A computed fold for a 1584-nucleotide RNA from an uncultured Deferribacteres bacterium, annotated as small-subunit ribosomal RNA. The RNAcentral record of the sequence draws on ENA and SILVA.
RNA sequence: AGAGUUUGAUCCUGGCUCAGGACGAACGCUGGCGGCGUGCUUAACACAUGCAAGUUUAGGGGAAAGCCUGCUUCGGUGGGUGAGUAUACUGGCGGACGGGUGAGUAACGCGUAGGUAACCUGCCCUUAUGUUGGGGAUAACCUUGCGAAAGCGGGGCUAAUACCGGAUGUGGUUUUAUUGACGGAUGUUGAUAGGAUUAAAGUUGCUUUGGUUGACCGAGGUAACGCAUAGGGAUGGGCCUGCGUUCCAUUAGCUAGUUGGUAGGGUAAAGGCCUACCAAAGCGACGAUGGAUAGCUGGUCUGAGAGGACGAUCAGCCACACUGGGACUGAGAUACGGCCCAGACUCCUACGGGAGGCAGCAGUGGGGAAUAUUGCGCAAUGCCCGCAAGGGUGACGCAGCGACGCCGCGUGGGUGAAGAAGCUUUACGGAGUGUAAAGCCCUGUCAGAGGGGAAGAACGGGUCAUAUUCGUAAGGGUAUGUCUGUGACGGUACCCUCAGAGGAAGCUCCGGCUAACUCCGUGCCAGCAGCCGCGGUCAUACGGGGGGAGCAAGCGUUGUCCGGAAUCACUGGGCGUAAAGGGCGUGUAGGCGGGCGACCAAGUCAGAUGUAAAAGGCGACGGCUCAACCGGAGUAUGUCAUCUGAGACUGGUUGUCUUGAGUUCGAGAGAGGGUGGUGGAAUUCCCGGUGUAGCGGUGAAAUGCGUAGAUAUCGGGAAGAACACCUGAUGCGAAGGCGGCCACCUGGAUCGACACUGACGCUGAGGCGCGAAAGCGUGGGUAGCAAACAGGAUUAGAUACCCUGGUAGUCCACGCUGUAAACGAUGGGCACUAGGUGUUGGCCGAGCACUCAAAGCGCAUUGAUUUAGUUAUGAGGUAGUAGGAUUAUGUUAUCAGUGCGUUAUGAGUGCUUGGUCGGUGCCGCAGCUAACGCAUUAAGUGCCCCGCCCGGGGAGUACGCUCGCAAGGGUGAAACUCAAAGGAAUUGACGGGGGCCCGCACAAGCGGUGGAGCAUGUGGUUUAAUUCGAUGCAACGCGAAGAACCUUACCGGGGCUUGAACUGCUGGGUAAACCUCAUGAAAGUGGGGGUGCUCUUCGGAGCGAUCUAGUAGAGGUGCUGCAUGGCUGUCGUCAGCUCGUGUCGUGAGAUGUUCGGUUAAGUCCGGCAACGAGCGCAACCCCUGUUCUUAGUUGCCAUCAGGUAGAGCUGGGCACUCUAGGAAGACUGCCGGCGGUAAGCUGGAGGAAGGUGGGGAUGACGUCAAGUCAGCAUGGCCCUUAUGUCUUGGGCUACACACACGCUACAAUGGGUGGUACAACAGGUAGCGACAGAGCGAUCUGAAGCCAAUCCCUAAAGCCAUCCUCAGUUCGGAUUGUAGGCUGAAAUUCGCCUGCAUGAAGCUGGAGUUGCUAGUAACCGCGGGUCAGCAUACUGCGGUGAAUACGUUCUCGGGCCUUGUACACAUCGCCCGUCACGUCAUGAAAGUUGGCAACACCUGAAGUCGAUGGGCUAACCCGGUUUACCGGGGAGCAGUCGCCGAAGGUGGGGCUGAUGAUUGGGACGAAGUCGUAACAAGGUAACC
Repeated sequence: AGAGUUUGAUCCUGGCUCAGGACGAACGCUGGCGGCGUGCUUAACACAUGCAAGUUUAGGGGAAAGCCUGCUUCGGUGGGUGAGUAUACUGGCGGACGGGUGAGUAACGCGUAGGUAACCUGCCCUUAUGUUGGGGAUAACCUUGCGAAAGCGGGGCUAAUACCGGAUGUGGUUUUAUUGACGGAUGUUGAUAGGAUUAAAGUUGCUUUGGUUGACCGAGGUAACGCAUAGGGAUGGGCCUGCGUUCCAUUAGCUAGUUGGUAGGGUAAAGGCCUACCAAAGCGACGAUGGAUAGCUGGUCUGAGAGGACGAUCAGCCACACUGGGACUGAGAUACGGCCCAGACUCCUACGGGAGGCAGCAGUGGGGAAUAUUGCGCAAUGCCCGCAAGGGUGACGCAGCGACGCCGCGUGGGUGAAGAAGCUUUACGGAGUGUAAAGCCCUGUCAGAGGGGAAGAACGGGUCAUAUUCGUAAGGGUAUGUCUGUGACGGUACCCUCAGAGGAAGCUCCGGCUAACUCCGUGCCAGCAGCCGCGGUCAUACGGGGGGAGCAAGCGUUGUCCGGAAUCACUGGGCGUAAAGGGCGUGUAGGCGGGCGACCAAGUCAGAUGUAAAAGGCGACGGCUCAACCGGAGUAUGUCAUCUGAGACUGGUUGUCUUGAGUUCGAGAGAGGGUGGUGGAAUUCCCGGUGUAGCGGUGAAAUGCGUAGAUAUCGGGAAGAACACCUGAUGCGAAGGCGGCCACCUGGAUCGACACUGACGCUGAGGCGCGAAAGCGUGGGUAGCAAACAGGAUUAGAUACCCUGGUAGUCCACGCUGUAAACGAUGGGCACUAGGUGUUGGCCGAGCACUCAAAGCGCAUUGAUUUAGUUAUGAGGUAGUAGGAUUAUGUUAUCAGUGCGUUAUGAGUGCUUGGUCGGUGCCGCAGCUAACGCAUUAAGUGCCCCGCCCGGGGAGUACGCUCGCAAGGGUGAAACUCAAAGGAAUUGACGGGGGCCCGCACAAGCGGUGGAGCAUGUGGUUUAAUUCGAUGCAACGCGAAGAACCUUACCGGGGCUUGAACUGCUGGGUAAACCUCAUGAAAGUGGGGGUGCUCUUCGGAGCGAUCUAGUAGAGGUGCUGCAUGGCUGUCGUCAGCUCGUGUCGUGAGAUGUUCGGUUAAGUCCGGCAACGAGCGCAACCCCUGUUCUUAGUUGCCAUCAGGUAGAGCUGGGCACUCUAGGAAGACUGCCGGCGGUAAGCUGGAGGAAGGUGGGGAUGACGUCAAGUCAGCAUGGCCCUUAUGUCUUGGGCUACACACACGCUACAAUGGGUGGUACAACAGGUAGCGACAGAGCGAUCUGAAGCCAAUCCCUAAAGCCAUCCUCAGUUCGGAUUGUAGGCUGAAAUUCGCCUGCAUGAAGCUGGAGUUGCUAGUAACCGCGGGUCAGCAUACUGCGGUGAAUACGUUCUCGGGCCUUGUACACAUCGCCCGUCACGUCAUGAAAGUUGGCAACACCUGAAGUCGAUGGGCUAACCCGGUUUACCGGGGAGCAGUCGCCGAAGGUGGGGCUGAUGAUUGGGACGAAGUCGUAACAAGGUAACC
């Protein structure tokens, strides 16, 4: 210090479990010794017996036994001693300590630090002063009475250190007056003077002296012990206070003496402690009250520590003493071994009444898993009494019992074999046990025997001496020294001697964790197990054996505590998805809080002082031989108290500041909210028109609507709800949420700007408010949609999905509900920490474009007015006159308009672009994260505040409380149960997910099969047996390349037992063969005959063979193919499967192998954090297709010659064919196009052949526990006069059926007959057999040739001709009869062939299913193997010789990439709920029955207090009479009454248990039932 366990594997989260230590332990097995400790944790249950508290020179009495002795009537009796002893009594002191227990108690009980100016304190120490003088009683005793007893009473006597007055007053108390000092305060403490009040007890030693004869008594001195009054000290206590001290909020309000005051009482003492009166307070979320539990502490155990748990022994404090109550005495008690009362219990009793209290030490019963002796001693230590000696002491010191714990020691040491025996195991060689044993040589602890033998003893008493003290002295006291007495343990510790390895080892474990392995038995049985898990025939996990590991007088188990557990996290955790952020806001308490100063000093820090008992702990030292244990000294220990100081930080007070926050002004954006209006489209309905047979709806339909006129279409009207386009990477809001348009009311945010306030802030337990949908109440409204419901479909069913309808509801108003996957599954605030790119709202700037540009001024221009002029025109009847029109000019005139310029780099809009503030998205670095991912809108880095989590299920359930009309919400467990539940990511597999691609996979074709008969195989059935195996594809003409016997494994019968076959050994015989007889179905059984080789010393020996007896062992087609090897099938001749190095990832893993092309191919090319490589692919091999070459018989015959009926028949030849050796040839090599200048594809040339030319052989990593133990081999198991072996016969050949592979057909593309043509591969001597003859034929007879390119076997379809003419036929040939042939010992079961006769089904085959892409399918025949014989099978050969492929949607199978997954035994997966059965715990329940604490009322013991006290009374006082009496007073007592008051009674409630018919859900359980909800798009996406 960690480990095991969730997964195929991984990382994380998270629980469970283990290893450690400890114990007042218990249980199991075992057990030698000693030391030191320790021992009723349960019934505070009940107790027999003994002991545990007495003591005493204060007092008055005062024995007995025994012994000695006198007397004696021998019965006794007197004296002395015992002895002033024992003993009871009066008195004193002590029984309040010591010892026990932990019931009660959550409290000033305890701890710690203080206070007491609010107190007491016997004995002890010290100081001062006293200790005087009197009186009256009473126990004991005597006597008497009552009682069973316990005990009680009457009368009489007597003493005190018992009791009661008086005196004195150092002093005390109190009061008056004056006065000092001190303290934070009420006050405390002095001084002076005066008044009042208040004590006592003696005993003894020694000595002197007096009285007395003396005993004895008195007085003096001295000493000791006392006594009294005061002061002080010490010690011990009482009371008060700050702080600390368990759990439950499913206990939230509690309290009437309650809180305070005044007065009084009470106490040693403050105080509602008590009483009266007055006031109305006091406590509580910083947890009151109530409930549960518990003595507290020093410490103990554990832990690195912080903590956690505990509170035995030892020590401190408290409480209790049968239960409850009460006081008395006393310095001290409300008293463990005292008293009174009540109650329960036990005992005694004469029944009237009494007695008792082990939680003291022993001991008993009981309870319990469990805890000791009715021991010894006061020797030591201590306590009480006493002057002392001494006495007492179950405190204590010792011993006894218990391995209960800790510590120490022993059970022997050395040597001893390549290693005994036994046992175990084995591969049969060996190995292990194992130097272990034996043997040899030693030692002597412990135990045993004998002997010696401590320390613990100090005090104390006595004598003497010295010193000191009091005293005139005598003398006494005190101290030291001297001599002397005292030991329960105990003749113990320790030491010496003796004998002898002699008397002394177990327990647990051995699968992993966790050190330690094998054999046998068992066979999911029996059992183990702390967790994971073992056991179903090879179990290192069960039981035993052997061996081993660990610890050791112990070892294991169980229980409990801490640890590991950082698994409640202060140290030291978390909350996006694992458990965990409140639905959202507002805000109270609380927590936290900006800059600069000043002051204070509460927090904080430092120092000093005090205290923190001892023991314990720690480090040294020392004492027991060591250790445990013990000792003295040291050290350490507080969030403690007081004092002093510091002043940074926090805090407080105060001043100030502006940056946090807010206010003001201006501006723009917005589906923010509310109210009231309003609009169009659509739907439906109503009315009318047109119009006719359908509409509607679906995967397909039907229900439905429609001839009473629908749908469609046109017009008109009504109503309600929702607002298309705009609409988004949009906006707004705290969230929920918000969408036509207009108006009104209203909230918030943002930007810009100056000014103002001056920290006003952040968060926020409770509280309050808001809060989708659904739902509820009341009243409206209702077009569409639509739970429920109805109908129609679908379906095995369909209470669903689909369809037709349809009510609540959806809408409005008011009120309630308060929940959602109310989600960003991410609380709020502030600050900081790279960027990039969108979008939205402001502001600022730049550029471009466009638009606009006022008033003013200037210029220009137009018009009007005025004036002047010019020109032309021109009435009346005339003048070119009046007039009008027009033009021009002028005025530097006025007004109006327009244009331009200027003011002007102005404003606005749009686009582009930059900056800045706010919002909202995406990508991305650092960082973080288990990963996914987050990443300035953090899940980064920090600070502040709130909420929440602690394994899964049970369960968000039950009960309680609370809210709600209800539905239900909030809060929120436990029992029980599991070892997991979970998150993210990885690799696979899968998907009624997606993409790409391939294959006779489909499609396009050709031919079959499925129907018939037969053959063969299988199932089934049958049987004595029908041997066995193969069982989807991938068993079924398969193993079997050939079952009449054999084969043969099966069945019936008959035999054999070392065996039919194999190898040894031992003993005996003989050659064995071979021939033969009997019997038998044979095997066999029983006989007969009969014979070796070599050597020889002729006895024999050896060799090989054989028989027999025996022994090792044979044999097994017996089981397990799920123990195996080998071989094989299958996916699949599919293109895949991997590795090294590198890189990435925490990791499993990934990358490479993905991607773009291409290919038959992971084939090749390109690219790429990959680069290479291996097994596969391809090629290399064989056959075939072309050519060349070599060779030329048995093959061939072109040429030449011969020759025949014919013929390579002959010579000859080797050209050709052919044969069989060797070469060549094909490589996308060449050309064009496409492609990326690639790989390659496509077209072409050439070529016998072209893109793998065709075919074969060749089968990667692996999958299927695929097949085979019956081919062979083989582990284990099984059989051994049989599961072996021999033999005969039978069976494997059965036959109602079902299936599979085939053959033959159904006919004319045919059948019959006749004629005629052409192969190849092969095979042949136990063979092939020409040829000739016989036979209708199978075949037979004779027989040439051939061990083979020599001889033999050799085609059919085809072609030619003819008959049949569509029929169950001249088709088809089954079946049957009969006659033959062949093989073979043998054809009956059970062969093949032939002739004749017979002439069945069948007329092209349902659903379905199968083969084949070219020399292929189809059709045709031939050969071979097996084989005596038997071929429709198998396997080869050649002959004839097609059709079709558009294409990849679909079916099947496969490959690659990707996606989802709750699967990994991998979809034949996983998994949900009801029901049924069993078990368990639990809720409810009419009730029933206990416990606890209160309340109200009744009754009321003892007792304190109070009242009364007529009865009673020694001391003191008074009076009287008088010498012992009477009366009175004071002070008391009994009795009575009252308040309070325990127990008891009655009553109604509260809290909490147990139990309860019935009932609710829950958990678990081996293969139950029904469905299929979820996980894939899970087949209707899932979920809240």

It matches the Rfam family "Bacterial small subunit ribosomal RNA". Gene Ontology terms of the family: ribosome and structural constituent of ribosome.